Description
This is a predicted structure of a 75-nucleotide RNA (transfer RNA) from a Bifidobacteriaceae bacterium.

[in-house]
């Protein structure tokens, strides 16, 4: 240096044009003499960042940064 694949709540990951959800977790309440377990409600992200498409972009397209894998190149 080239090809590929990723980036989404604290972690883990889904969503692949119509305004973002699920696991755990985290908070309150209920149950408990208390914990844990279960049961009930809740908070929490605008999607790496810039720009183009479109009525509308997390999604599509470019370019840039980060990680990853793979491959070439050099002494």
């Nucleotide at each position: 240096g080239g090809g590929c694949c990723g980036u989404u709540g604290g972690c883990g990951c889904a969503g692949g044009g119509g305004u973002a959800g699920c696991g755990c977790g985290c908070u309150u309440c209920c149950u408990u003499g208390a914990c844990a377990c279960g049961g009930a409600a809740g908070a929490g992200g605008g999607c790496a960042c810039u720009g183009g498409u479109u009525c509308a972009a997390a999604u599509c397209c470019a370019g840039u940064a980060c990680g990853g894998c793979c491959c070439a190149c050099c002494a």
Rfam family: tRNA. Rfam's curators write: Transfer RNA (tRNA) molecules are approximately 80 nucleotides in length. Gene Ontology term of the family: triplet codon-amino acid adaptor activity. The RNAcentral record of the sequence draws on ENA. The source organism's lineage runs through Bacteria, Bacillati, Actinomycetota, Bifidobacteriales and Bifidobacteriaceae.